Transfer RNA from a bovine gut metagenome, 68 nucleotides, folded computationally. Model confidence (mean pLDDT): 81 of 100. The RNAcentral record of the sequence draws on MGnify.

RNA sequence: GGGCGUGGUAUAAUGGUAGCACGAAAGCUUCCCAAGCUUUAAACGAGGGUUCGAUUCCCUUCGCCCGC
Numbered sequence: 001g002g003g004c005g006u007g008g009u010a011u012a013a014u015g016g017u018a019g020c021a022c023g024a025a026a027g028c029u030u031c032c033c034a035a036g037c038u039u040u041a042a043a044c045g046a047g048g049g050u051u052c053g054a055u056u057c058c059c060u061u062c063g064c065c066c067g068c
Stems, first nucleotide, its partner, number of pairs: 001066005008022002011019001016052001024040005045061005
């Protein structure tokens, strides 16, 4: 100097309700377990600014990666 930070994990979206998968919890089913089905909870690294409205744009900062 450049890039990336999003539920527990991996990953989308992009100025206007943050989505999917796996995982977790509860329920149904079953003699029991597994599988299956339904429901629920859970996230935009932090602080400021711009804006009617910011995860998105700008600044600073923290962490990780790459380069000089």